Context: one part of a larger RNA
């Protein structure tokens, strides 16, 4: 821009893409077959591998500043204590959310149709024979469906439901202000390069903050006690605490602006 008014939501599926893998064991059955050795078809069940999709309850990884320990130097008028900074995140031990796999769940199936090689039925040309010439049947991990995803620019532009609509100016072309609705702007997000998408914008829990909880660290500071001291014990599952779950309008989404039909 188009889809013959303007919108919001939900869809159909032309067409396209993906997938389609495979081992072992048990059973049927030591049966059929075979002198024996050996050893099935068909059917039923179980369990793996690789690959793919999803997830984070479990097992773990990461987790750049969540907690703790600790070395050297510096700083808070001097010292102690307690803190802070720099040194690869200083180094080290753990670790929430998120993201992940080595962790967990699921998938290939089954079924239908038309066939290939092949196997057949009926059957002439050609009194026989012949699966073929007419006709009919069976028959593959392959083909078309069936499963998953995209999909009406499928210009052949589909369908359904719902919402809005007899305004103004102009001779007309057209312009203007609006409706439903949308956008700008703003607060944001397991959405994201930017657009986009999604949740919100005071009639509000969108983010921050506060409070409560969870989870994590692992026993704060101060004080008291014990010890010559290093240090230990008590107060006290203490103190601190990103992302997680809630509650509360305290802070910020204020106020505003633009576009957008005329009964098709």
């Nucleotide at each position: 821009c188009g889809g013959a008014g303007g919108a919001u939501g939900c869809u159909u599926g032309a067409g396209g893409g993906g997938g389609u893998c495979u081992g072992g064991c048990c059973u049927u059955a030591g049966u059929a077959c075979g002198a024996g050795a050996g050893g099935a078809c068909c059917g039923g069940g179980c369990u793996g591998g690789a690959c793919g999709g999803g997830c984070c309850g479990c097992u773990g990884g990461u987790g750049u500043a969540c907690c703790u320990g600790u070395u050297g130097c510096c700083u808070u008028a001097g010292c102690c204590a307690a803190a802070g900074g720099c040194a690869u995140g200083g180094c080290a031990g753990g670790g929430u959310a998120g993201c992940c796999a080595a962790g967990c769940c699921c998938g290939g199936a089954a079924g239908g149709g038309a066939u290939a090689a092949g196997c057949g039925c009926u059957g002439a040309a050609g009194g026989c024979a012949u699966c073929u010439a007419a006709g009919c049947g069976c028959g593959a991990a392959g083909c078309c469906c069936u499963c998953c995803c995209c999909a009406a620019g499928a210009u052949g532009a589909g369908g359904c439901a719902u919402c809005c609509c007899a305004g103004c100016c102009g001779a007309g072309a057209g312009g203007c202000g609006u409706a439903a609705g949308a956008c700008c702007c703003c607060u944001u997000g397991g959405a994201g390069a930017c657009g986009a998408c999604a949740a919100g914008g005071u009639g509000g829990a969108u983010a921050g903050g506060g409070c409560g909880g969870g989870g994590g660290u692992g026993g704060a500071a101060g004080u008291g006690c014990a010890g010559c001291a290093a240090u230990g014990c008590a107060u006290g599952g203490a103190g601190c605490u990103g992302a997680c779950c809630g509650c509360c309008a305290c802070u910020a989404a204020u106020c505003g602006g633009u576009c957008g039909a005329g009964g098709g």
Molecule: large-subunit ribosomal RNA, domain VI
Organism: Lachnospiraceae bacterium